[in-house]
Annotation: Glycine riboswitch aptamer, 87 nucleotides, folded computationally.
RNA sequence: CGGAACUUUGGAGACACCCAUUUGAUUGGGGGCCGAAGGUGCAAGCGUGAAAUACGUUAAACUCUCAGGCAAAAGGACAAAGGAAAG
Numbered sequence: 001c002g003g004a005a006c007u008u009u010g011g012a013g014a015c016a017c018c019c020a021u022u023u024g025a026u027u028g029g030g031g032g033c034c035g036a037a038g039g040u041g042c043a044a045g046c047g048u049g050a051a052a053u054a055c056g057u058u059a060a061a062c063u064c065u066c067a068g069g070c071a072a073a074a075g076g077a078c079a080a081a082g083g084a085a086a087g
Base pairs, nucleotide, nucleotide: 001087006082007081008080009079010078015031017030018029019028020027032070033069034068038066039064041062045057046056047055048054
């Protein structure tokens, strides 16, 4: 130099909707919306193949919105600092 777990700090988006209910931003249902836990899908390339627009393999902050989320708190990809070992 490298860099796991972990620690500290920073860390976005999206309902002032409807119905019922509650002392209460409470709970349940409906509709709408968001992407940055997790998960789904695939481009080039590579492989198979005589060949193909075929088949296999395959990334993301792209895509879907299953999960999650739409006051605060919590969570939060990622970033910075610290940080074990291999090399």
The model forms 89% of the base pairs in the Rfam consensus.